The RNA shown here (Bacterial RNase P class A) has 353 nucleotides and comes from Schwartzia succinivorans. NCBI's taxonomy places the organism under Bacteria, Bacillati, Bacillota, Selenomonadaceae, Schwartzia.
RNA sequence: CGAGCAUGAAAGGCAAUCGCUGGCGGACGUAUGAGCUGCAAGAGGAAAGUCCGGGCUCCACAGGGCAGCGUGCUGGAUAACGUCCAGCAAGGGUGACCUUCGGGAAAGUGUCAUAGAAAAGAAAACCGCCGGGCAACCGGUAAGGGUGGAAAGGUGCGGUAAGAGCGCACCAGCAGUCAGGUGACUGGCUGGCUUGAUAAACCCCACGCGGAGCAAGACCAAAUAGGGAAGGGAUGAUGCGGCCCGCGGAACCUUCCGGGUUGAGUCGCUUGAGCUUGCAGGUAACUGUAAGUCCAGAUAAAUGAUUGCUGCCGCUUUGCGGUACAGAACUCGGCUUAUUGAGUACUCGCACG
Numbered sequence: 001c002g003a004g005c006a007u008g009a010a011a012g013g014c015a016a017u018c019g020c021u022g023g024c025g026g027a028c029g030u031a032u033g034a035g036c037u038g039c040a041a042g043a044g045g046a047a048a049g050u051c052c053g054g055g056c057u058c059c060a061c062a063g064g065g066c067a068g069c070g071u072g073c074u075g076g077a078u079a080a081c082g083u084c085c086a087g088c089a090a091g092g093g094u095g096a097c098c099u100u101c102g103g104g105a106a107a108g109u110g111u112c113a114u115a116g117a118a119a120a121g122a123a124a125a126c127c128g129c130c131g132g133g134c135a136a137c138c139g140g141u142a143a144g145g146g147u148g149g150a151a152a153g154g155u156g157c158g159g160u161a162a163g164a165g166c167g168c169a170c171c172a173g174c175a176g177u178c179a180g181g182u183g184a185c186u187g188g189c190u191g192g193c194u195u196g197a198u199a200a201a202c203c204c205c206a207c208g209c210g211g212a213g214c215a216a217g218a219c220c221a222a223a224u225a226g227g228g229a230a231g232g233g234a235u236g237a238u239g240c241g242g243c244c245c246g247c248g249g250a251a252c253c254u255u256c257c258g259g260g261u262u263g264a265g266u267c268g269c270u271u272g273a274g275c276u277u278g279c280a281g282g283u284a285a286c287u288g289u290a291a292g293u294c295c296a297g298a299u300a301a302a303u304g305a306u307u308g309c310u311g312c313c314g315c316u317u318u319g320c321g322g323u324a325c326a327g328a329a330c331u332c333g334g335c336u337u338a339u340u341g342a343g344u345a346c347u348c349g350c351a352c353g
Stems, first nucleotide, its partner, number of pairs: 001349004006344002010340001012310007020042002023039004028033001044325001048336002051334005056213004063245004068209005073087005088102001089100004103204002108202002110198003126145002128141005153171006172194001174191007217267003220263001227257006238248003274293008311323005
């Protein structure tokens, strides 16, 4: 210099004027005061998608069973998670490093099209090979050919009529055992020689999951109705949003027809697994502790506009242009997606000293 790989941060700054939102204060007014006025404050790393998991609220203080759904290597973190951290195994890369929907196929069942002789438990002979026979054919054989995504462990030597784990060596796998590790697993030894794939098929195992969501839910104000029809109800309406149990429990419940009332209402609402800094523990995720600090809370929805100076980048350089994605709606932890220019560590290649 080029190519790559990982990672944590940032998201221009200052000032003036005019607005908007809620808060605190002040003036005026007897008071209400959608008004006037002063002060400080007022979007994000993703506020987004609404994909997971918590808090909170109501329904039984959310209970039992079945069904159903989810997660799925190991250990840890956490309020919890499908997230994160550290590892293991397999695969990819020269490397830094990356990827994984990664439990069980020796509990059972199913499936494996077409092709092929045969597609799965000790079973299979199409060609070939060997033996017998004049031949037709009979017997042996899984070395070789052929089919297929996959052919019954692989390679080699021996062996044999030809062959074959039939024997042996090495390799792969399985089982047992010893050692190391919390564990996934790794390494050694021994054994009989061998066990197809598929669980994003049923299934089995382990763990987890009640439902609805701030339009939750609570309160005030306003109005009040008392009507008609059908059906059901302590032999349990109805609620606990799959079913059963169980629990609560109404003289009312459901549907239809016909009517009354309905506010620029209040709370929930922002002090929270909060934020900043230091110290301590831990490889890390994270945790503990001390001090400091309060940082939007609106409701059709405020957080804006203009101007000046300036930072950075570019250019045709006394100037001009550019400066990403994007906008809170109960709240928090994640994931995913969108997006700008820089930084740092590391790797590979080339060149030079």
Notes:
Rfam family: Bacterial RNase P class A. Rfam describes the family as follows. Ribonuclease P (RNase P) is a ubiquitous endoribonuclease, found in archaea, bacteria and eukarya as well as chloroplasts and mitochondria. Its family is annotated with dimeric ribonuclease P complex, tRNA processing and ribonuclease P activity in the Gene Ontology. The gene name in the source record is rnpB.